Record summary: The RNA shown here (c-di-GMP-I-GGC riboswitch aptamer) has 70 nucleotides and comes from a soil metagenome. Of the family's consensus pairs, 95% are formed in the model. Model confidence (mean pLDDT): 85 of 100. The sequence is in RNAcentral, with records from MGnify.

RNA sequence: CAAAGGCAAACCCGCCGCGAGGCGGGGACGCAAAGCCACGGGUCUUCCUUUCGGAAGAUGGCUGGGCUGC
Numbered sequence: 001c002a003a004a005g006g007c008a009a010a011c012c013c014g015c016c017g018c019g020a021g022g023c024g025g026g027g028a029c030g031c032a033a034a035g036c037c038a039c040g041g042g043u044c045u046u047c048c049u050u051u052c053g054g055a056a057g058a059u060g061g062c063u064g065g066g067c068u069g070c
Stems, first nucleotide, its partner, number of pairs: 006031002011026006029061001035067003039064003042059007
């Protein structure tokens, strides 16, 4: 480069969660790792705190990194 394909944003419906958000269905904005992993940073949620701040959680389609794959 090519081929076969793959994933699925916003939004809608149902369910779970205090919430961020998650799961299933529909749907495609996009993705060459938009496969997996919360280890670092960032952002977001909840709780505590006089303040500084702290704790618990979410986000892998914010970013760095690790593992794996056509």